This is a predicted structure of a 266-nucleotide part of an RNA (large-subunit ribosomal RNA, domain VI) from Ferrithrix thermotolerans DSM 19514. The full RNA is in RNAcentral, with records from ENA and SILVA. The source organism's lineage runs through Bacteria, Bacillati, Acidimicrobiia, Acidimicrobiales and Ferrithrix thermotolerans. Its mean pLDDT, the model's own confidence on a scale to 100, is 89. Rfam family: Bacterial large subunit ribosomal RNA.

Context: one part of a larger RNA
RNA sequence: CGUAGGAAACUUGAGAAAGGCUGUCCCUAGUACGAGAGGACCGGGACGGACGCAGCUCUCGUGUGCCAGUUGUCCUGCCAAGGGCACGGCUGGUUAGCGACCUGCGGAAGGGAUAAGCGCUGAAAGCAUAUAAGCGCGAAGCUCUUUUCAAGAUGAGGUUUCCCACAGGGUUAACCUGGUAAGGCCCGUGAGAGACGAUCACGUUGAUAGGCCGGAUGUGUAAGUACAGUAAUGUAUUCAGCUGACCGGUACUAAUAGGCCGAGGA
Numbered sequence: 001c002g003u004a005g006g007a008a009a010c011u012u013g014a015g016a017a018a019g020g021c022u023g024u025c026c027c028u029a030g031u032a033c034g035a036g037a038g039g040a041c042c043g044g045g046a047c048g049g050a051c052g053c054a055g056c057u058c059u060c061g062u063g064u065g066c067c068a069g070u071u072g073u074c075c076u077g078c079c080a081a082g083g084g085c086a087c088g089g090c091u092g093g094u095u096a097g098c099g100a101c102c103u104g105c106g107g108a109a110g111g112g113a114u115a116a117g118c119g120c121u122g123a124a125a126g127c128a129u130a131u132a133a134g135c136g137c138g139a140a141g142c143u144c145u146u147u148u149c150a151a152g153a154u155g156a157g158g159u160u161u162c163c164c165a166c167a168g169g170g171u172u173a174a175c176c177u178g179g180u181a182a183g184g185c186c187c188g189u190g191a192g193a194g195a196c197g198a199u200c201a202c203g204u205u206g207a208u209a210g211g212c213c214g215g216a217u218g219u220g221u222a223a224g225u226a227c228a229g230u231a232a233u234g235u236a237u238u239c240a241g242c243u244g245a246c247c248g249g250u251a252c253u254a255a256u257a258g259g260c261c262g263a264g265g266a
Stems, first nucleotide, its partner, number of pairs: 001152001005163007015149004021049007033038001051106005059100004066093005071086006110144003117137004164265001166178004183261004187203005208254003211250005218242002224237005
C1' cells in the first nucleotide's frame, strides 16, 4: 500500500515444512523343519542406542554486587573490626536464570490408491493363459492420519462485537479540507520478550519496576560482651548474623501532565 467504510477479538485452511531410524533379549518353542549339527516364519512382550521436541522436580555444571574461610600488602590514628589490590587473590559451598551429563515424551497404530511381485475368473486361440473386458492381495515408499507455519490464498476467505452516517468547499459528485467516534500510536514503568523494531504486562479506578516488610533459599553460629586459658584459642549469648535474580504484601519513589493519528462508506 492492497484486501471497496473505520476498528477489536477469535478463526477456516489452499499451500508449505517437520517427523518416518534401529538393535539386543524373552515367550510362542528347543516347537515346525532336519539323520544330526542346528534351528525358524507368524504373533506377543521387555530393555536399549542414535536423533528430535519440551522442561528444570531430581543429579551435575555455571552462578564476577550471595555466604564463609584464608595468604601477602596498603589504608581507615592504634587494638578490635573492616575496606582496596593481588586471575572474583586463593579456597569451600550456593538462590534465580541458563544448560546437559539430568528428567519427561516422540517415531506408532489405522484408512485409501499403488510398485516389484503373487493371484481369481476369463476369452481372442473349444486347450492353455493373472488380461484383452472384469475382480483381488501386496512396501520403511505415495496419500490421509501426527506436529508447526499459514488469507499478499491479489482466488486477499469466515464469525462475533464496537463506531457512526459530521461540518466547510466543490460542475452537487466524484473529490479536497477540517474537527472527531470506536480504536490506535507517541510518551513513561518494565519482562514470561528482546540485536533494533516487534511481542507481552502495566500507567494512580495502579502492584509495572525500585525501595521497604514478611517468607523461601543459601551460607554455617556474625559483631559486641562475659567466662576459661600465660597464649594460640575455646565456650555462652546463637540453628546466629548476613543473604543477587525467587514467592507474597505494601503506593514510600517513578509510571505525572499531556500530544498525535484515526470513518462518513465507488